[in-house]
Context: one part of a larger RNA
RNA sequence: UUGGGCGUAAAGGGCACGCAGGCGGGCUGGCUAGUUGGAUGUUUAAUCUUCAGGCUCAACCUGAAUCCGGCAUCCAAAACUGCCAGUCUUGAGUCCCAGAGGGGAAAGCGGAAUUCUCGGUGUAGCGGUGGAAUGCGUAGAUAUCGAGAGGAACACCAGUGGCGAAGGCGGCUUUCUGGCUGGGUACUGACGCUCAGGUGCGAAAGCGUGGGGAGCGAACAGGAUUAGAUACCCUGGUAGUCCACGCCGUAAACGUUGUGUACUAGAUGUUGGAGGUUUCAACGCCUUCAGUGUCGGCGCUAACGCAUUAAGUACACCGCCUGGGGAGUAUGCUCGCAAGAGUGAAACUC
Numbered sequence: 001u002u003g004g005g006c007g008u009a010a011a012g013g014g015c016a017c018g019c020a021g022g023c024g025g026g027c028u029g030g031c032u033a034g035u036u037g038g039a040u041g042u043u044u045a046a047u048c049u050u051c052a053g054g055c056u057c058a059a060c061c062u063g064a065a066u067c068c069g070g071c072a073u074c075c076a077a078a079a080c081u082g083c084c085a086g087u088c089u090u091g092a093g094u095c096c097c098a099g100a101g102g103g104g105a106a107a108g109c110g111g112a113a114u115u116c117u118c119g120g121u122g123u124a125g126c127g128g129u130g131g132a133a134u135g136c137g138u139a140g141a142u143a144u145c146g147a148g149a150g151g152a153a154c155a156c157c158a159g160u161g162g163c164g165a166a167g168g169c170g171g172c173u174u175u176c177u178g179g180c181u182g183g184g185u186a187c188u189g190a191c192g193c194u195c196a197g198g199u200g201c202g203a204a205a206g207c208g209u210g211g212g213g214a215g216c217g218a219a220c221a222g223g224a225u226u227a228g229a230u231a232c233c234c235u236g237g238u239a240g241u242c243c244a245c246g247c248c249g250u251a252a253a254c255g256u257u258g259u260g261u262a263c264u265a266g267a268u269g270u271u272g273g274a275g276g277u278u279u280c281a282a283c284g285c286c287u288u289c290a291g292u293g294u295c296g297g298c299g300c301u302a303a304c305g306c307a308u309u310a311a312g313u314a315c316a317c318c319g320c321c322u323g324g325g326g327a328g329u330a331u332g333c334u335c336g337c338a339a340g341a342g343u344g345a346a347a348c349u350c
Stems, first nucleotide, its partner, number of pairs: 004321003007304002012318001014201004021194003025088007033081002035077009049065006091191001092188003095184002102177001104176001106174004110154001115149007125136002162169002206247006215241002220236004258317006266295012299306002323350003332343004
């Protein structure tokens, strides 16, 4: 490289946007670049194939001839691809109405709880464990009542519920703002899909500067346990966790399943719409669209299982894999304040 693959064996990029590139709906006309057919030229000799001949045969040698294919030029065809022109509405998008929800930022508000401070009551214990001890407490703790401070998180509602591309998002109000879906009519007329490089977003931890610090709590200290105990348990406790701005760019970033489109039995639950039927209305029932679950058939699969939310049947494009270890290491380069990240071998060995 070919072939074969990527849920669990090696393998889907963490996610999106998107230039180049690849691919691209229906109809009509034109062109003829690709495509197809034909002709001419060329494609040294040898080789190969066929025929004939020569060494007694053969290998071998000699002579003659052809096909296929490549390239160039010319002629022709116009179905498909392409290009040009025109047109269409199904793909895509815009507009209007309605409904439900999410994220970010800023400001304000709320109650429960923990901790601390002050005051009241009150007295000898509290706390903690398997059992203890360290610890706290007569300088009055724990308990309880009242007042205050401060930070962080939002019980119930809460749901295989919702929203978001992913990471993720949960008290209330206000403001700003993106996207999806259903219905409706009108409009644009292929404007689309995918996407190397690129750009942006990206949990937690970590880093820089400045704040904040209630609880929790790496490190650390002490008490236990133990043969030891650099742990598990207990008492404390610093970074951190929180906020602002800037970095980092990684995760079992998982559905371990790339994105888009089309097609292929059903059953049942749920969320958000729309329509029909009935009705005063609602409920109910039926149909349908979009999402989200469970079960299950064809088919697929090594099996497990997947199964209209496919791992089925196809197409378009991207990413990735190629025995285990060495190794996500070394080296070089790029990025980073650093930590490190990205790219990424070989010797050797089984």